[in-house]
Context: one part of a larger RNA
């Protein structure tokens, strides 16, 4: 490098927002910058191509020709591009009216387990295992009854359900406050405001890391019994750190639908969610979702099949044999662990 790819063979960024750059709806005028045709210069010479020729050939050499794909200039076209300028509503926005919801913040309350404490009751054992010991108990334990504190999660409802500007994610009940979807209509508005996005920003499970707190159960390390040849381990009694709350950090995952984001078009059946429109829980039609099955088609097959990996379009990220390697070095970001960028020799 390409008329290649990127669900699982290498390859989709963890995710949104967005300057720059890329691409962009519908009808008109107007200009000609791209763009097209004409003609004029110039495009040195060798070389290249073609024809002819000259050395015995041929390589080499000669003449002539084309051509140099280009650049200027200048007259013209005017569909598409662009630019200017004007109108459009159908893409996108905003209003009105109604509804969904575990969307997010910050408050308060609740009940069940659990645990310790205080007290009664009551007497020898409890806990634990495959089987047992370690532990804990006459200093009264397991049980078991009240009462009081602690903290950390929300059983049933529950789902194949929902909901989120995306992703990460989110669940007791409630008050505040903030934000969203979708649905409606031959309402109103704006009149192309769009899509995409390197660089930037911002958010981002868990663990981790700082500074005060907090600490019930769990539980890395750790200590002690067990197993077993050993057991730095499953198992078994403990337990630090963490887990939890407030602030600041870190920036990573199998961050997975291993499927980038927009719009357009493409045969059916079925569940199921939110709204319409009906007087409406049937049934059936519509517009946003969530899954199943399936035809065409796609695929190397699994398998996808309007939530496409189908048929086309924009614009972006990323791939180019295995190991060496996500390594070294050099930047750069963090307290720190490390985070991003990211080779190469060698080797097969």
């Nucleotide at each position: 490098u390409u008329g290649g790819g990127u669900u699982u063979a290498a390859a989709g960024g963890g995710u949104c927002c967005g300057c720059a750059g890329g691409c962009g709806g519908a009808c008109g005028u107007a200009u000609a910058a791209g763009u097209c045709a004409g003609u004029g210069g110039u495009g040195a010479a060798a070389u290249c191509c073609u024809a002819c020729a000259g050395c015995u050939u041929a390589a080499c050499u000669g003449u002539a020709g084309a051509a140099c794909u280009g650049c200027c200039a200048u007259u013209g076209a005017a569909a598409c591009u662009g630019u200017a300028u004007g109108u459009c509503u159908u893409g996108a926005a905003u209003u009105c009216g109604a509804u969904c919801g575990a969307a997010g913040u910050g408050g308060g309350c609740g009940g069940a387990a659990u645990g310790u404490g205080u007290a009664g009751u009551g007497u020898a054992g409890c806990g634990g295992u495959g089987a047992a010991a370690u532990g804990c108990a006459u200093a009264g334990a397991u049980a078991u009854u009240a009462c009081a504190c602690a903290g950390a999660a929300c059983a049933c409802c529950g789902a194949u359900a929902g909901c989120g500007a995306a992703a990460g994610g989110c669940a007791g009940c409630u008050c505040a406050c903030u934000a969203g979807g979708c649905c409606u209509g031959u309402a109103a508005c704006u009149g192309a405001c769009g899509c995409u996005c390197a660089g930037g920003c911002a958010c981002g499970a868990a663990a981790g890391c700082g500074u005060g707190g907090g600490g019930a159960g769990c539980g890395a390390a750790c200590a002690g019994g067990a197993u077993u040849a050993g057991a730095u381990a499953c198992c078994c009694u403990g337990g630090u750190a963490g887990u939890c709350c407030a602030c600041g950090c870190c920036g990573u995952a199998a961050a997975c639908g291993a499927u980038g984001a927009u719009c357009a078009c493409u045969c059916g059946u079925u569940u199921u969610u939110g709204g319409c429109g009906a007087u409406a829980u049937a049934c059936a039609g519509u517009c946003g979702g969530a899954g199943a099955c399936u035809a065409a088609g796609c695929g190397a097959a699994a398998g996808u099949g309007a939530u496409a990996a189908g048929u086309a379009a924009u614009c972006c990220a990323c791939c180019u044999g295995g190991g060496g390697a996500g390594u070294a070095c050099g930047a750069u970001c963090g307290c720190a662990a490390g985070g991003u960028u990211g080779a190469a020799a060698c080797u097969c």